[in-house]
RNA sequence: GACCGGGUAGCUCAGUGGUAGAGCAGCGCACUUUUAAUGCGCGGGCCGCGGGUUCAAUCCCCGCCCCGGUCACCA
Numbered sequence: 001g002a003c004c005g006g007g008u009a010g011c012u013c014a015g016u017g018g019u020a021g022a023g024c025a026g027c028g029c030a031c032u033u034u035u036a037a038u039g040c041g042c043g044g045g046c047c048g049c050g051g052g053u054u055c056a057a058u059c060c061c062c063g064c065c066c067c068g069g070u071c072a073c074c075a
Stems, first nucleotide, its partner, number of pairs: 001071007010024004018055001026042005048064005
């Protein structure tokens, strides 16, 4: 440098056009002598950044940044 995959909640990941979810973690309550476990509930994300298309974009298009990989270059 070329190509491929990825970037969404604190973490791991879903979500292929109609104003975003799960599990774990956190907080509260119940239960328990206490802890743990279990049950119920709550809070938490302008979806990497900037543009474009569209009535409408996490999703489609363009550029850029970051992470991983393959190849090339370099000797």